[in-house]
Context: one part of a larger RNA
RNA sequence: UUGGGCCUAAAGCGUCCGUAGCCUGCCAAUCAGGUUCGUCGGGAAAUCCACGCGCUCAACGUGUGGGCGUCCGGCGAAUACCGAUUGGCUUGGGACCGGAGGACCCGAGGGGUACGUCCGGGGUAGGAGUGAAAUCCUGUAAUCCCGGACGGACCACCGGUGGCGAAAGCGCCUCGGGAGGACGGAUCCGACGGUGAGGGACGAAAGCUGGGGUCACGAACCGGAUUAGAUACCCGGGUAGUCCCAGCCGUAAACGAUGCUCGUUAGGUGUGGCGCAGGCUACGAGCCUGCGCUGUGCCGUAGGGAAGCCGAGAAACGAGCCGCCUGGGAAGUACGUCUGCAAGGAUGAAACUU
Numbered sequence: 001u002u003g004g005g006c007c008u009a010a011a012g013c014g015u016c017c018g019u020a021g022c023c024u025g026c027c028a029a030u031c032a033g034g035u036u037c038g039u040c041g042g043g044a045a046a047u048c049c050a051c052g053c054g055c056u057c058a059a060c061g062u063g064u065g066g067g068c069g070u071c072c073g074g075c076g077a078a079u080a081c082c083g084a085u086u087g088g089c090u091u092g093g094g095a096c097c098g099g100a101g102g103a104c105c106c107g108a109g110g111g112g113u114a115c116g117u118c119c120g121g122g123g124u125a126g127g128a129g130u131g132a133a134a135u136c137c138u139g140u141a142a143u144c145c146c147g148g149a150c151g152g153a154c155c156a157c158c159g160g161u162g163g164c165g166a167a168a169g170c171g172c173c174u175c176g177g178g179a180g181g182a183c184g185g186a187u188c189c190g191a192c193g194g195u196g197a198g199g200g201a202c203g204a205a206a207g208c209u210g211g212g213g214u215c216a217c218g219a220a221c222c223g224g225a226u227u228a229g230a231u232a233c234c235c236g237g238g239u240a241g242u243c244c245c246a247g248c249c250g251u252a253a254a255c256g257a258u259g260c261u262c263g264u265u266a267g268g269u270g271u272g273g274c275g276c277a278g279g280c281u282a283c284g285a286g287c288c289u290g291c292g293c294u295g296u297g298c299c300g301u302a303g304g305g306a307a308g309c310c311g312a313g314a315a316a317c318g319a320g321c322c323g324c325c326u327g328g329g330a331a332g333u334a335c336g337u338c339u340g341c342a343a344g345g346a347u348g349a350a351a352c353u354u
Stems, first nucleotide, its partner, number of pairs: 004325003007308002012322001014202004021195003025089007033082002035078008048066007092192001093189003096185003104178007111155002115151008126137002163170002207248006216242002221237004259321006267299014303310002327354003336347004
């Protein structure tokens, strides 16, 4: 348990697609199911109210009338709204065309620095490390310098409150394939839309299964230090893992801690994309200014808010749909169910306590 809420107090599903449902542009006609009106009928008794009557009074009982009975049905009428049918429209939505932009996704090929190992050459006593040290490496020649080969991982500068993506996320170059958005259009369809219980797909890192790979880093682990101790912080090593292929897992401070869609409501100032206009031009895909649309930041009016703050990318003013909350702990636990190879995940209490 509602006429309340969900950025930070409890509360927005991690994200998207979509079934049912709910909601749904403009105009006209028709119907009359909802709706409204009239009328007729039903709507037991008791209870309740009024006035009587009967127990000596009252309680109680009883008669008559009224009310209650939230409603149902028959017939008739109305047609604004909802609904249904038909016809039409273009502003919502979609399609098509055009040029531009993007770390968007998948596949393939290529490249670069550093790092490590090895080989060859040079060279000799230290190197590495720290607060200071030690463990460690080194006379079987290290560190260092030069040349080369191989290997795996990564992609400096550009780089930007820059861009793209539904989110997770995406950054060397080129090619091939695919997808989405913005802008512009004198084209086409004609409400085809919104949300979305169930459901489905995607989903960082870690983890798991099988196979491969392993330079560097590095849980666990082994040493060295520190310390009262040091299962740590610091140092030397180092397995899993991090990488690739195939398949699981399905979580997160998955955050803007802010669900999606549509409309309305001052401005100022950056920046990305497209278009239009004007000016300049060493004419180039150039430079500058203004305007429109669309992203993304900062400031801020009204307004909102407990405040912090939000403020056309709203947390303002409205509409539609979904999800979620109801004191703290016990507890995201137990039980049951579903799911997973497992780890676990999903759903999700109570006693008791305060």

A computed fold for a 354-nucleotide part of an RNA from an uncultured Haloarculaceae archaeon, annotated as small-subunit ribosomal RNA, central domain. The prediction has a mean pLDDT of 89. It matches the Rfam family "Archaeal small subunit ribosomal RNA". The full RNA is in RNAcentral, with records from SILVA.